[in-house]
Formats: sequence, structure tokens, C1' cells
RNA sequence: GCAAACCGGUGGAAACGCCGGGACGCAGAGCCACGGAGCUUCGGCGCACAUGCGCCAUGCCAGCCGGGCCGCCA
Repeated sequence: GCAAACCGGUGGAAACGCCGGGACGCAGAGCCACGGAGCUUCGGCGCACAUGCGCCAUGCCAGCCGGGCCGCCA
């Protein structure tokens, strides 16, 4: 210096984001979804016809791992 869970507000179909409070942690917990993992399913497809079930990311996650970029003072 940053700020997990949780709480309040707000956006979103959700995952989740943002703002405020709050600190579990972090010596790159700064930035980028490029690869893998993970989360969600508005919508699409299939089955059902019961409001359900299964599959799919283009959505999310940088505080899961790898990779890339940038970086002040002593």
C1' cells in the first nucleotide's frame, strides 16, 4: 500500500461487479481472460410436459495454476 468472509447500498437472469463499512490474508492481492482449472445459464439445443432434467460460454473469476505487460523511493 491492497483488502477475504460478512453487513448495507446499487447494477446483473445468475455467477459476479461497483460504492461504503470491515480485515482473512497479500512484498507485485498492479494490469491483460492467452492456455488450463473453477463458477453461472438469460439464451440456444435435446428430453420431459411439471414450474423439471441434461448439454453448450459468447458471461464471470487476475485473491486457483501457468503465461504476457508495466512498475515509484530507499

A computed fold for a 74-nucleotide RNA from a soil metagenome, annotated as c-di-GMP-I riboswitch aptamer. The prediction has a mean pLDDT of 86. Of the family's consensus pairs, 100% are formed in the model.